[in-house]
RNA sequence: UUUGUAAAGGGCAAACCGGCCGCAAGGCAGGGACGCAAAGCCUCCGGUCCGAUUUUUUUCGGAUAGCGGGGUUGCCGAAC
Numbered sequence: 001u002u003u004g005u006a007a008a009g010g011g012c013a014a015a016c017c018g019g020c021c022g023c024a025a026g027g028c029a030g031g032g033a034c035g036c037a038a039a040g041c042c043u044c045c046g047g048u049c050c051g052a053u054u055u056u057u058u059u060c061g062g063a064u065a066g067c068g069g070g071g072u073u074g075c076c077g078a079a080c
Stems, first nucleotide, its partner, number of pairs: 001079004011036002016031002019028003034066001040072003044069003047064006
């Protein structure tokens, strides 16, 4: 640098449940594990979702990083 594959040490945590926040999408902490080699972090691009706004073309704001792309950092192994 590229790569993910036996392992080793581990890590994260879907749905669902109840609590709190939010108009909502959804988020937070707890329980719980569907899965994940970045399911660590970042809304720059696209997608999807929510709210408001439309001479229904749009525009603005928000959410999703576990929808892709991209940026950045990282454990272990393998190859060069």